[in-house]
RNA sequence: CGGGUAAGCCGGGCAGUCGCGCACGAAUGUGUGAGGAAAGUCCGGGCUCCACAGGGCGAGGGUACCGGAUAACGUCCGGCGUAGGUAACUAUAGUGCCAGUGCAACAGAAACAUACCGCCGAAACGGGUAAUGCCGUGGUAAGGGUGAAAUGGCGAGUUAAGAGCUCACCGGCGUCAUGGAGACAUGGCGGCCGUGUAAACCAUACCCGGAGCAAGACCAAAUAGGGGCCAAAGCCUGUUGCCCGCAGGCUCCCGGAAGGUGGGUCGCUAGAGGCGUGCAGCAAUGUACGUCCAAGAUAGAUGAUUGCCUAAGACAGAACCCGGCUUACAGGCUUGCCCGAUUU
RNA sequence: GGCGGCGUAGCUUAGCUGGCUAGAGCGUUCGGUUCAUACCCGAAAGGUCGCUGGUUCAAGUCCAGCCGCCGCUA
Numbered sequence: 001c002g003g004g005u006a007a008g009c010c011g012g013g014c015a016g017u018c019g020c021g022c023a024c025g026a027a028u029g030u031g032u033g034a035g036g037a038a039a040g041u042c043c044g045g046g047c048u049c050c051a052c053a054g055g056g057c058g059a060g061g062g063u064a065c066c067g068g069a070u071a072a073c074g075u076c077c078g079g080c081g082u083a084g085g086u087a088a089c090u091a092u093a094g095u096g097c098c099a100g101u102g103c104a105a106c107a108g109a110a111a112c113a114u115a116c117c118g119c120c121g122a123a124a125c126g127g128g129u130a131a132u133g134c135c136g137u138g139g140u141a142a143g144g145g146u147g148a149a150a151u152g153g154c155g156a157g158u159u160a161a162g163a164g165c166u167c168a169c170c171g172g173c174g175u176c177a178u179g180g181a182g183a184c185a186u187g188g189c190g191g192c193c194g195u196g197u198a199a200a201c202c203a204u205a206c207c208c209g210g211a212g213c214a215a216g217a218c219c220a221a222a223u224a225g226g227g228g229c230c231a232a233a234g235c236c237u238g239u240u241g242c243c244c245g246c247a248g249g250c251u252c253c254c255g256g257a258a259g260g261u262g263g264g265u266c267g268c269u270a271g272a273g274g275c276g277u278g279c280a281g282c283a284a285u286g287u288a289c290g291u292c293c294a295a296g297a298u299a300g301a302u303g304a305u306u307g308c309c310u311a312a313g314a315c316a317g318a319a320c321c322c323g324g325c326u327u328a329c330a331g332g333c334u335u336g337c338c339c340g341a342u343u344u
Numbered sequence: 345g346g347c348g349g350c351g352u353a354g355c356u357u358a359g360c361u362g363g364c365u366a367g368a369g370c371g372u373u374c375g376g377u378u379c380a381u382a383c384c385c386g387a388a389a390g391g392u393c394g395c396u397g398g399u400u401c402a403a404g405u406c407c408a409g410c411c412g413c414c415g416c417u418a
Stems, first nucleotide, its partner, number of pairs: 001340010012309007020033005035315001039326002042324005047212004054244004060208005065079005080094001081092004095203002100201002102197003116144002118140003124137004152170002155167003171193002173190007216266004226254003233251007273292008345417007354370004363401001372388005394410005
C1' cells in the first nucleotide's frame, strides 16, 4: 500500500423567531421533552387480580454438548465436538433410531433379511448323460443394473467362487488406562460393524398455575333495589381437560328502574436506573465509592421556519416498566488481528 | 395497547401420519347443439401452495423468521 476479518460508537450541532405536552410559580416566565431499534410481540421477569396457585386422575407446552453469568431466559460469556476458510475468524435446532413402534414414494430381485443378470460346482442329496454343472436343491453381495440409500471404506492374502474369513491403514462401536472440573482428547485392546428419519410417535433429564395496565383500585353523578312461592337442587362464568373444593351470578310468577358502552383520580415512572473510577474475574458479570435525575400524554405533546457548520439525507417514533432475541437502517468514525506485495 | 386466528387458480375450496404430474365446483376461452341466445354436451388454458431460510433422499404438509388480512378485548 492492497485485500480481508472481528468488535465498538455516532446517526446531527449551535443560534434566532413562532408553537405544543408536562412540572414549578400569584404572574411576565423558568426548567424539561423519543430510539438504537421506541418496531415485531418472539422469549424471560417485575407488578396487579383470581383461594399465594388447593386435593385426585389425566393431558399439554417448553428446553436439550460442558462449565459459568443472571431476578429469569430459548439470552450472554468461556470452552468441547463437527463443518468451512491459506489465515485472522465464522457457522452450529449439537440428548437418544444399542428401549420400543412407525415410515423410506417411484425404480429395483430385494429397503430385515434379498439371488434379476452374473460368478462357482469344493462338500452333501436326487435326477440325467457316451461324457461334461447338464438339471433341481445349493454356495456367493466381488462385478453389472435400480435407487437418495444395497450390509463400513480401500488394498493384499485366502478360496470352488466369494465374503472381516485373515491381515495392514482409515471410519464407527464397545471396553480399559492416562489427562481434564466437565463436554472431551490421546493411547492400548476386542473384527464387535447395513442405513436414514426423533424440526415421526416416543424415551430420558430438567422447567412451567391462569389472565393481563383495556391488569386492577378508588371517587363522583343519577334511578331502581317491591311482592309472592320455594329452601333443596340445577345451570352459567372463572380456576387451561374431568371429578371435588372455592369465588361470583342466575332460576318460577307478578311488578318496577336506568344505561346505550360513558366522567374523574391513582396505577405512571427513582429504576434488577445512567455515568465515572477502583477491585475480583480470560470474559459474561459482580462489588465498593462518587456523582446525576433524564417524556409521562388520554384523540394523544416532542413541531415549523431562518442563518451558519462544504451536505443534513437512512430506518423509524414512547403509551405500565425492565433484560434479551429478531427484523429495518442513508452516511460516517475508531480500534485489534490475518494474508499478500514492497522498502529498510 | 393487549390477546387469538387465517393465507392453495379470477372466486369458493379438498389435500390424512411428508411421496408418483396439487384435485374439484363456479367463472374464462374454444368447439358442438340452435334460425339465434340461454340451458345442455365435449375439450383446453389457468397454481412461485403469502415470502425467505432450514430439517429431510423428498416439503402445500414439519421447524424458524418476516409480510398481509380478519376477529375479540374497557